[in-house]
Context: one part of a larger RNA
RNA sequence: CGUAGGAGAUUUGAGGAGAGUCGUCCCUAGUACGAGAGGACCAGGAUGAACCGGCCGCCAGUGCACCUGUUGUGACGCCAGUUGCAUCGCAGGGUAGCUGCGCCGGGAAGGGAUAAGCGCUGAAAGCAUCUAAGCGCCAAGCCCACUCCAAGAUGAGAUCUCCCGAACUUCGGUUCCUGAAGACCCCUGGAAGAUGACCAGGUUGAUAGGUCACUGGUGUACGCGCAGCGAUGCGUUGAGCCUAGUGAUACUAAUCGGUCGUGCGA
Numbered sequence: 001c002g003u004a005g006g007a008g009a010u011u012u013g014a015g016g017a018g019a020g021u022c023g024u025c026c027c028u029a030g031u032a033c034g035a036g037a038g039g040a041c042c043a044g045g046a047u048g049a050a051c052c053g054g055c056c057g058c059c060a061g062u063g064c065a066c067c068u069g070u071u072g073u074g075a076c077g078c079c080a081g082u083u084g085c086a087u088c089g090c091a092g093g094g095u096a097g098c099u100g101c102g103c104c105g106g107g108a109a110g111g112g113a114u115a116a117g118c119g120c121u122g123a124a125a126g127c128a129u130c131u132a133a134g135c136g137c138c139a140a141g142c143c144c145a146c147u148c149c150a151a152g153a154u155g156a157g158a159u160c161u162c163c164c165g166a167a168c169u170u171c172g173g174u175u176c177c178u179g180a181a182g183a184c185c186c187c188u189g190g191a192a193g194a195u196g197a198c199c200a201g202g203u204u205g206a207u208a209g210g211u212c213a214c215u216g217g218u219g220u221a222c223g224c225g226c227a228g229c230g231a232u233g234c235g236u237u238g239a240g241c242c243u244a245g246u247g248a249u250a251c252u253a254a255u256c257g258g259u260c261g262u263g264c265g266a
Stems, first nucleotide, its partner, number of pairs: 001152001005163007015149004021049006033038001051106005059100004066093005071086006110144003117137004164265001165176004177263001182260004186202005207253003210249005216242003223236005
């Protein structure tokens, strides 16, 4: 820009993309077959490999915004308590998130038309012949079926809902009024994201922060008391501290506003 007014939702599916793999074991059955050795078709069941997709309840990794221990040195006057630097100083753990080594799922089943192949009926050609007319069966393959994209599919589709004027006119338009539905700007944010975009919200509000509660992680804080000459231990105390988690709560910030879009549509 188009999709013959504008808008918000929900869709159909022309077309396209993806997927499509294979093994082992059990049973049928030591049956059919075979002198024996050996050893099935068909049907049913189980379990895997690799690959693909998703997820974080379990296991595991990371987790430089969490907790703890500890070395050297500096600082806060000193003690105590903290803190800077040293690869996050080093070390032990670890929430969310992100991950795999973890968990879940997938290939199928089914239908249609076929290939090679196997047939029925059957002439040309009194026979024969699967073929010439006609009719069947049959593949990991083809079309559908499964997953995803998809109306710029210019052949531009469908459904639902919402929205918008009067006068004059020489029919070209002019004047006055109006600015809808809706969208955007702006702002708070996000398992969305480089930025746009997308999604959740903007006081008729739980969008983020804060606060409170809980979960969860560290592992018994500071201070004080007691014991010990002391290092230290014990008690207060599963204490104190605590990031991204789950809820609640308008305390803080989403204030106030602005722009586009018109007026019933060849």
The part of an RNA shown here (large-subunit ribosomal RNA, domain VI) has 266 nucleotides and comes from a Candidatus Zixiibacteriota bacterium. The coordinates come from a structure-prediction model, not an experiment, and the mean pLDDT is 91. Rfam family: Bacterial large subunit ribosomal RNA. Gene Ontology terms of the family: structural constituent of ribosome and ribosome. The organism belongs to Candidatus Zixiibacteriota, within Bacteria.